[in-house]
This is a predicted structure of a 1423-nucleotide RNA (small-subunit ribosomal RNA) from a metagenome.
It matches the Rfam family "Bacterial small subunit ribosomal RNA". Rfam links the family to the GO terms ribosome and structural constituent of ribosome. Clan: SSU clan.
Model confidence (mean pLDDT): 84 of 100.
RNA sequence: CGGGUGAGUAACGCGUGGGUAAUCUACCCUUGAGUCUGGGAUAACCCACCGAAAGGUGGGCUAAUACCUGAUAAGACCACAACUGCCUCGGCGGUUGAGGUCAAAGGGGGCCUCUACUUGUAAGCUCUCGCUUAAGGAUGAGCCCGCGUACCAUUAGCUAGUUGGUAGGGUAACGGCCUACCAAGGCUACGAUGGUUAGCUGGUCUGAGAGGAUGGCCAGCCACACUGGAACUGAAACACGGUCCAGACUCCUACGGGAGGCAGCAGUGAGGAAUCUUGCGCAAUGGGGGAAACCCUGACGCAGCAACGCCGCGUGGGUGAAGAAGGCCUUCGGGUCGUAAAGCCCUGUCAGGUGGGAAGAACCGCUCGGGGGUAAAUAGCCUCCGGGCCUGACGGUACCACCGAAGGAAGCACCGGCUAACUCCGUGCCAGCAGCCGCGGUAAUACGGAGGGUGCAAGCGUUACUCGGAAUCACUGGGCGUAAAGCGCGCGUAGGCGGUAAGGCAAGUCAGGUGUGAAAGCCCUGGGCUCAACCCAGGAAGUGCACUUGAAACUGCCUUUCUUGAGUACCGGAGAGGGAAGUGGAAUUCCCAGUGUAGAGGUGAAAUUCGUAGAUAUUGGGAGGAACACCGGUGGCGAAGGCGACUUCCUGGACGGAUACUGACGCUAAAGCGCGAAAGCUUGGGGAGCAAACAGGAUUAGAUACCCUGGUAGUCCACGCUGUAAACGAUGGGCACUAGGUGUAGAGGGUAUUGACCCCUUCUGUGCCGUAGCUAACGCAUUAAGUGCCCCGCCUGGGGAGUACGGUCGCAAGGCUAAAACUCAAAGGAAUUGACGGGGGCCCGCACAAGCGGUGGAGCAUGUGGUUUAAUUCGACGCAACGCGAAGAACCUUACCUGGGCUUGACAUCCCCUGACAGCCCAUGAAAGUGGGUUUCUUACCUUCGGGUAAGCAGGGUGACAGGUGCUGCAUGGCUGUCGUCAGCUCGUGUCGUGAGAUGUUGGGUUAAGUCCCGCAACGAGCGCAACCCUUGUCCUCCGUUGCCACAUUAAGUUGGGCACUCUGUGGAGACUGCCGGUGUUAAACCGGAGGAAGGUGGGGAUGACGUCAAGUCCUCAUGGCCUUUAUGCCCAGGGCUACACACGUGCUACAAUGGCCGGUACAAAGGGCUGCGAUCCCGCGAGGGGGAGCCAAUCCCAAAAAGCCGGCCCCAGUUCGGAUUGGAGUCUGCAACUCGACUCCAUGAAGUCGGAAUCGCUAGUAACCGUGGAUCAGCACGCCACGGUGAAUACGUUCCCGGGCCUUGUACACACCGCCCGUCACACCACGAAAGUCGACUGUACCAGAAGUUGCUGGGCCAACCCGCAAGGGGGGCAGGUACCUAAGGUAUGGCCGGUGAUUGGGGUGAAGUCGUAACAAGGUA
Repeated sequence: CGGGUGAGUAACGCGUGGGUAAUCUACCCUUGAGUCUGGGAUAACCCACCGAAAGGUGGGCUAAUACCUGAUAAGACCACAACUGCCUCGGCGGUUGAGGUCAAAGGGGGCCUCUACUUGUAAGCUCUCGCUUAAGGAUGAGCCCGCGUACCAUUAGCUAGUUGGUAGGGUAACGGCCUACCAAGGCUACGAUGGUUAGCUGGUCUGAGAGGAUGGCCAGCCACACUGGAACUGAAACACGGUCCAGACUCCUACGGGAGGCAGCAGUGAGGAAUCUUGCGCAAUGGGGGAAACCCUGACGCAGCAACGCCGCGUGGGUGAAGAAGGCCUUCGGGUCGUAAAGCCCUGUCAGGUGGGAAGAACCGCUCGGGGGUAAAUAGCCUCCGGGCCUGACGGUACCACCGAAGGAAGCACCGGCUAACUCCGUGCCAGCAGCCGCGGUAAUACGGAGGGUGCAAGCGUUACUCGGAAUCACUGGGCGUAAAGCGCGCGUAGGCGGUAAGGCAAGUCAGGUGUGAAAGCCCUGGGCUCAACCCAGGAAGUGCACUUGAAACUGCCUUUCUUGAGUACCGGAGAGGGAAGUGGAAUUCCCAGUGUAGAGGUGAAAUUCGUAGAUAUUGGGAGGAACACCGGUGGCGAAGGCGACUUCCUGGACGGAUACUGACGCUAAAGCGCGAAAGCUUGGGGAGCAAACAGGAUUAGAUACCCUGGUAGUCCACGCUGUAAACGAUGGGCACUAGGUGUAGAGGGUAUUGACCCCUUCUGUGCCGUAGCUAACGCAUUAAGUGCCCCGCCUGGGGAGUACGGUCGCAAGGCUAAAACUCAAAGGAAUUGACGGGGGCCCGCACAAGCGGUGGAGCAUGUGGUUUAAUUCGACGCAACGCGAAGAACCUUACCUGGGCUUGACAUCCCCUGACAGCCCAUGAAAGUGGGUUUCUUACCUUCGGGUAAGCAGGGUGACAGGUGCUGCAUGGCUGUCGUCAGCUCGUGUCGUGAGAUGUUGGGUUAAGUCCCGCAACGAGCGCAACCCUUGUCCUCCGUUGCCACAUUAAGUUGGGCACUCUGUGGAGACUGCCGGUGUUAAACCGGAGGAAGGUGGGGAUGACGUCAAGUCCUCAUGGCCUUUAUGCCCAGGGCUACACACGUGCUACAAUGGCCGGUACAAAGGGCUGCGAUCCCGCGAGGGGGAGCCAAUCCCAAAAAGCCGGCCCCAGUUCGGAUUGGAGUCUGCAACUCGACUCCAUGAAGUCGGAAUCGCUAGUAACCGUGGAUCAGCACGCCACGGUGAAUACGUUCCCGGGCCUUGUACACACCGCCCGUCACACCACGAAAGUCGACUGUACCAGAAGUUGCUGGGCCAACCCGCAAGGGGGGCAGGUACCUAAGGUAUGGCCGGUGAUUGGGGUGAAGUCGUAACAAGGUA
């Protein structure tokens, strides 16, 4: 050198461009000169000795290209002299002269021309490799400089060799590099110093780019080599495989002492999620040594391991439908996996086998031939060319051929959206998934599995990291009124930016040229491996830097100029501008005095409080403090905070006008300085009113509040401090430009006028509206949030947090600066539609009010809750469950309970067998049922008449199945309730808006009505409203029986007759604001009137928009899924649904005299009737019984209507009211009235004397009162449905309660106020701060001590070369040793800073269902 590593380093370390006139450079090349002479040692080796070893000591011998002396000196160096060139003025170079100092080494081959001996050799000659010196080159290196090179200012000041000078030392070389002396400098906001992190670059990844991130492989540079220090040698090192010392560690040891340094290649251990073979070879390339052969080379070339990456290839191709089997799904038809498979026909890559088999090799060397040089030479040597031979780790590898054979070769992720790909099963907020949104609580395309599909493919997913998307740090390319963001305001330093004209310069700028920008890489072209990856060659690019030539518009700089920016002087008026001193009146309070008497005060209402000791009220006088009514005004002034009686003094600024002057003097503004509301603080005053705290009274569940009565700091003044506010226009300052309109304040001009106004206009200030433009929208809009320029400040998701720590300011309170962990998927702005409001406006409704009658009290009926029970079946629960499902539970019903039974079943379909079953009788049983007897099948067809077949029916059997009032109304259909018969709900097109959406549908009128009219960027339309339908009220027509009756007749519409009337039924007419008047927009409409049976919807009904309530119903029905299958199904008997301390709803009957009772008497409507209604008649007090005419109904019956009317009794009483309850006796229905029916009669006669809080219905033929009928039904009605009779009162009105409609407003609500949401406390978890301390890392200062080592000094010990000397010895030179300075590790003391930990403590965050309250969102109930 090559190889390794990235610890350190924020640095001239690296990059880039320069400099070196301040330097060196071994080996290599070129050129010149030289290579002379002499000497002394020493290793190896031998001998002896010490040591365990490592190693060492002594003695002896010897050589050199090792070492040393001398000669020569071109040249170099040193100093001197003379001359000279260049120059950055410091120096540098050249020539000459003389002086001093300084070199060397030989080895190998050959030859005999010259010389000597003469065979040949030596001197010599020659070739070659060296050696010395000098000059030059090349290469490499050292040093210096410009520029670039991470983060933190919660690091702001750092520095004594520090900065410079002089002299010296040192180095190859400049230099405080080192030393002495002198001076006091040097660096820093353009970021010093400190801290943290980091090798730098070419490049790499990403990106459209600009950027951002990164520095692994390869290449350049740097640094390091166990840690720290040091030097030696050398051309080069302060040296990876060298030395010395110290330290830590490991090893050896005979304990005395030694050895070591894989960040070389392999390999081992440890750590870790994780990273390879203790391989082959120097064949190639390169390097070192050597004259060469050759040797060395874990550089390197190869091989091995790992899908770690990139690239290429294969796992087959064609055909093949009975669309096989099988899987999965299914609407059960089928679909799909799927031409997929099988089968048939082919091909042969890879893998396997056999055989062949490279290129990479050219050197060197040897040999042959040829040329050249040297020389006398065809020896020799050197050199060149050509031929041949020799050399391969990889490797029998690449490659080729042949053999057999579809044979051996497909996985992974995903399938809710983003995002390409869907079904089934399992699971059931579990198990689990998840990048974000989010899935899972019984039908999960989201979990797990399966089938299928989608995407990639020898890979596929996951994780981590980077860039992108992210214009989400915005140079390209963002913002700051309300989303995060304008400093509270000014003055002003640095900095940034800067008017006009001319000239100059050329720093910026622009253009050209030159050099450089290493190679590799990227890109382009071409080429080489079968292709590709990969490799090779050439080109381009490299936005940069430097030098140079030029240009001069712009910026800059210099000089000069100008006046418009800015300023000064003069005149003028306006103003709560500031400071100081003084003055004034009104009011409150207090004090004194007078008058005067019982209250005053206060509130929603009160009380505390004051007052007979005289208050409040009132009159007079006095004291004191604070604030200045009216004027007063989106008026004025000020930079902002802010400023309000009057006068005086001092003082700042702005504005208008007209001239003159200065001549860019300007704008902005980090740092800095000042001002700065209220509250607060210090000291001293002052203190009337007001009033935190505090006290009391109220309010309240509580009320530490709101209200009231008091009341202290404070509010006021002076001196000082604090320095914050929603300090807001939530809008920094300056300049310029860009439609207008209309107010107002100050000053001025014009016109007009006798004058004052009015009018036009300029500047300055202050408002409103509005165009363009801008804006997410709202909005802003010449006072910009528009269009531009300049400067400053600030922002970067919410919470944590304007907090902690640090710093700094403050007396304190606290201010300024200002994070992180952790946590969330939002927080937020503006606008939209709704909903809501203890917001507003308008308007409806038996909503209130005005009335009438009830309920709530009593008894009973009925439903519900609760309780009970074997069971008291189930459902319905505010309105909108509760006389509801149920239009009728003794059995049945019946679903419940107990018990007894059945199991293809009580019922349906299919299959097989049999032919009866049923009915009747008997036994048994509670019955169901079981057993026995008896009778013994119907229809159709065929028929050989024996019968057979089929269907029906019944019995038996098998399995598919039946069955379920079992669950889920939150899986559903259908039906229903409710808002609500409320007047609304929507659409198309157009228009507006970025959009949600709006408009239409809002507005002015009007209506019962979104009803209608008018207006209108809307025009139309649909579902609703209304009308059409039914009924009722008037008339007409037709029909007249069972209806009716003017006529006749009768006891009687009974009969004749008739169909006028009533009535029944059909069809029509009629009512439409049509007419008149008034009001009104001449409209819609309203009011009044006429006519009319009816008048403004005539009354009533049917009819229920879009939707809401996961409203109700799986027990009407239907139905998905689940569950059940000798039971959750079916049959039967009995019981229960009827229970009963209690509570509620709905009703009935009452409490009486407008009544009760008795007698008499009148008038309906609508219905029902054949297992039916049932008349006259008879019996019974009666329910009812007997009997049976008539009637399938306008014919007969139910059927008596009742209240009413007439007459009588009762006489206000728990009654002649009231009828419960109970006893007795009966009737009827029914298989059966015990549990558990209705009715009748006799007897009994309870509560109850009009009902608390509260609450319901009703506006006219209504309420109220009265009776009648019907459905269900064997029987059972106070309920329900329907019918008529009698028949009121009241409504001023819309303040309030409830519900609703429209418009508007606020909103933090959207599950929509039964909403949202805050804080303490309690519990759990998490991260953080503080904390007596304690532990550690780094580091400063002072001192102690000091190894090795360099240097200096010393060197009495020691020493061969040279000199003197015969020698001894001496000299010269040196060594050991000693010592001084420096100095690593180490130590002592004291600081700084960072980190860990810490009892305890502080707040913070998070956590389905904890506690207390209700602060905020609506006027949030005190904005």